Predicted 3D model of a 472-nucleotide part of an RNA (small-subunit ribosomal RNA, 3' major domain) from an uncultured bacterium. Its Rfam family is "Bacterial small subunit ribosomal RNA".
Context: one part of a larger RNA
This record gives sequence, C1' cells and structure tokens, in this order.
RNA sequence: UGACGGGGGCCCGCACAAGCGGUGGAGCAUGUGGUUUAAUUCGAUGCAACGCGAAGAACCUUACCUGGUCUUGACAUGUAGUGAACUUAGCAGAAAUGUUUUGGUGCCUUCGGGAACACUAACACAGGUGCUGCACGGCUGUCGUCAGCUCGUGUCGUGAGAUGUUGGGUUAAGUCCCGCAACGAGCGCAACCCCUAUCCCUGGUUGCCAGCACGUAAUGGUGGGAACUCUAAGGAGACUGCCGGUGACAAACCGGAGGAAGGUGGGGAUGACGUCAAGUCAUCAUGGCCCUUAUGACCAGGGCUACACACGUGCUACAAUGGGUGGUACAGAGGGAAGCAAGACCGCGAGGUGGAGCAAAUCCCAGAAAGCCAUCCGUAGUCCGGAUUGGAGUCUGCAACUCGACUCCAUGAAGUCGGAAUCGCUAGUAAUCGCGGAUCAGCAUGCCGCGGUGAAUACGUUCCCGGGCCUU
Repeated sequence: UGACGGGGGCCCGCACAAGCGGUGGAGCAUGUGGUUUAAUUCGAUGCAACGCGAAGAACCUUACCUGGUCUUGACAUGUAGUGAACUUAGCAGAAAUGUUUUGGUGCCUUCGGGAACACUAACACAGGUGCUGCACGGCUGUCGUCAGCUCGUGUCGUGAGAUGUUGGGUUAAGUCCCGCAACGAGCGCAACCCCUAUCCCUGGUUGCCAGCACGUAAUGGUGGGAACUCUAAGGAGACUGCCGGUGACAAACCGGAGGAAGGUGGGGAUGACGUCAAGUCAUCAUGGCCCUUAUGACCAGGGCUACACACGUGCUACAAUGGGUGGUACAGAGGGAAGCAAGACCGCGAGGUGGAGCAAAUCCCAGAAAGCCAUCCGUAGUCCGGAUUGGAGUCUGCAACUCGACUCCAUGAAGUCGGAAUCGCUAGUAAUCGCGGAUCAGCAUGCCGCGGUGAAUACGUUCCCGGGCCUU
C1' cells in the first nucleotide's frame, strides 16, 4: 500500500422482509454424472458447467467403432509426359473401387505452342477435429452498468508512499455544491445513438373511408376523397424551466401547477483499470512437440439415441376460476420463388388432387388463443389426467429396423398440490393465453421474438447473500 475479520460507522441491490407463482413428489422431454459398450467422438464442471458449444446426430453432419480400401494422396503450388473437357452402357462389389465400352475432337495461335480440365510418373511437399488455452493472438464469461481506476505538475515524507480521490451535505452515479496543499486532466458516470409514449408539417399506394354518388347476398368492391387511422421522412416537446416550502443566500430534496409524458418518462445498445494462469489449440489464426503405406484419405454398416441409478433445466398434469360440445369477437411481429399457396373437390383426420394469386402495406402462410353466449358433467382416480401398448395410416426423404414427425381407432399408467431444502418476479412486471421466426428435406416441451388478458405486495434494513465509501 492492499487483502481479510463471526471489528466499528454510513449506504445500495428482488439481498432479506411483505406478496404472487414455481422447483424439490408424478409421467414425459432434454442436458449431465455414473455405469455399460467394439464405439457409446470431443469440449464445458461452484456462483460464472449441466434445453451449454449443437440456429435442429436416420445417411450426410461425424471428429468415435468394426470391416473393406488408397499412399504425392480427398485439398494447394511447382517439373515432365499423355490426352480436350465431357459423355453412353455393361460386368464384379455393400460401396469405395476395379475392368471393359459408346459418342466427342472444342477455344486462342506469330502454327513453335498456349489457356482451362483430366490422367500418369518421380520428388519437393500436402494432410492431422493429434498434444499443450499453464507458450500465444483473437473472441467470450464473471465481479458489474458496480462507481470506481489513474495521470501531470505542486506539496509532504530518508523511503515505500501520501495528498488530490479524505471531510460537511447531496445524488442512480468520484452526480453536483461547499470546504480543503493542492491545482488541473484522462479512462469510466451522464449526455450524444435506436425503439416507444403526445402533437405538428409533408407525401398518399398496395394502406385509409368522414362526407357525395354507383353497385352487391356481402366486402373500400367502383367513381371519388386527402379529413381520420396508418405508413415514413422531417420537426416540436421535458429543462427541476415555473410556483411554494426545507436547506448554508449552495448543491439538492419535498409538494404543486401546467402537460401526452416530471424529475434518468419506459426499454435497448453501450461493460473503466483490472480479477479468476476463468473458457476456447474442435470457429479461426498461431509457437513448440508428435504422426507420415498413418494419428493422413475414401467407403459401407454401426455408434453419438445404450440404462440398475443420481442431479440440473423444462413440458403436461393432479381438475369445477375446471373439462367436453355448439355458436361468436378482437392482435402484433414475422416469413414466402428449387418458395408461400387461396377458392373448389376427395378423406373422420394427418393429408391428397389441382392450381387462382403473389419477388408481396396488393397474394399466401393465417382458423389467433385465453375471452364472451348457451349447454352437459357434480367431487368421482372421474366426461380429470394423458404415459404406455396394440392396430391402421399420412408426409418428408435413395432410405424412417437400430433411430423421424404427425393422424385415426383401441388401451388408458403414475398423479388428489409434493420432506428437508430452493428459484423467479416491483408494472403493462409476475401469472396466464396463443402467434411467428432462425436452424431445417423432415424433425422444437429448446432458443430468439410478438402481441392478448392482467394482479398482489414493499412496515422496514435487525438478520442471510453480494457490493461501495470511511475507519480500526
């Protein structure tokens, strides 16, 4: 100087408390440990690993295993030679591959040859998801969006160092004010950026329809309109600006007015100096080491999907604020050409036939669901719950046996609200309801978004956890 203390003081955070809903019990999904296995590829491991890398393992992916093969190699550059490239068909084989076979002679040319591509030969070399993240770059997590971390000059101290940055107030904030041997400055804070909440102006199609007409079973469908909604470019608006009080005549705080919005309006992006030899050599890059007829490369099949068990994260429930049936209403944000697909017809259905329209404010995906109205069920392992299993199918795809999703019929398990313990959330939040997208041939309870309905509680800071400042 720091760090630490079951030392002290001050302060903050869904940290506790006050509330609401969960997890821990059940079934299933998914990840992990363990075990098993020829292999169950590798990495991630307290918070900060465990629906994590993986925004999608049937083949491929794939890195693993078994078997069959190759050795200048699947890929790059260089040398020499041959042949255009390319293409048809047969045989063997699981394929890789091997072996025959058909068509083809192109482009540029100074006629020497050249360009692209393929094959052959030898050698330089290729190749490695092999090791080391404790050799590294880059990227990332975390403390933490916490309010801190430093520097120049000056001053003090023999020096390490101190001061500034401490103190009195105040703030979300080292935010600001006052004081002060300090005076200034930098990286952080805040603001500048994006979305959202109000208004104005401009523009008015594919969007809109108040008024005027036309038309329809119905619909902005048509003429027309430019008001409104909306759209998308520009602007206004919020600054403690105004008033009162408190305060030290300060900073600021409390209340009020006006206002769509009030004291950072709400949300996002933004992560200081550093910490954890944190994570990643399997995104990539890279030093060193190692393999070189194999630790490289190709192919088929299998595995990553195993299952006594243990844990994490989720989904669905245990019902009446519910379940079933019929009717009926209202979104937002997205995606669409090897694509989205309407009307119509067929099928109980998954879906099929067919194909209008649409590179989309135009057409399509697309029925939002909870809600509301009516009705049945009457507390029961049930008209709750849907696992499991049998049968029959649909779709994608060379191919659904290992190992896909979905549909229909039948079956109808556990489960009656969950021990110790433990998690999230302070407002359009929690809870609840559906919708979309990325990945993707197919496959979503995961992830990333979107809107609908819409609460309760916070006395307070003694205690638990984490953090900041001063002090010992």
RNAcentral holds the full RNA, with entries from ENA, Greengenes and SILVA. Its mean pLDDT, the model's own confidence on a scale to 100, is 86.